Annotation: RNAcentral holds the sequence, with entries from Ribocentre. This is a predicted structure of a 116-nucleotide RNA (SAM riboswitch aptamer (S box leader)) from Andreesenella formicacetica. Model confidence (mean pLDDT): 80 of 100.
RNA sequence: CUCUUAUCCAGAGAGGUGGAGGGAUAGGCCCGAUGAAACCCAGCAACCGGUACACAAGUGCAAGGUGCUAAUUCCUACAGCCAACUGUGGUUUACAGUAGAGCUGAGAGAUGAGAG
Numbered sequence: 001c002u003c004u005u006a007u008c009c010a011g012a013g014a015g016g017u018g019g020a021g022g023g024a025u026a027g028g029c030c031c032g033a034u035g036a037a038a039c040c041c042a043g044c045a046a047c048c049g050g051u052a053c054a055c056a057a058g059u060g061c062a063a064g065g066u067g068c069u070a071a072u073u074c075c076u077a078c079a080g081c082c083a084a085c086u087g088u089g090g091u092u093u094a095c096a097g098u099a100g101a102g103c104u105g106a107g108a109g110a111u112g113a114g115a116g
Base pairs, nucleotide, nucleotide: 001116002115003114004113005112006111007110008109013041015040016039017038021031022030023029025077026076027075028074042069043068044067047065048064050061051060052059053058073108078105079104080103081102082100084098085097086096087095088094
């Protein structure tokens, strides 16, 4: 780097160093000198590993390997459903367009585990 698979609406500091940026990309919308990124400490979680109980399913613990600690993965990006609006024809209704409160799925991304 590629592939497979699981998860992504919960949780986590008003600490120290540091100094202007950050939230993957784009568009939005936000966070930031009342101090961004990064590092240290602290914490959360329990994917792998460990461990206790159990026949097992599973439950607990947290001292190891990751991960994470604003906002649902901050929201949307593609498709479908659905509400709304506009136009055309019309008896019901149909077609076209715009576009978004909402729903579903996919895609993209992130993290773990496994494989190449």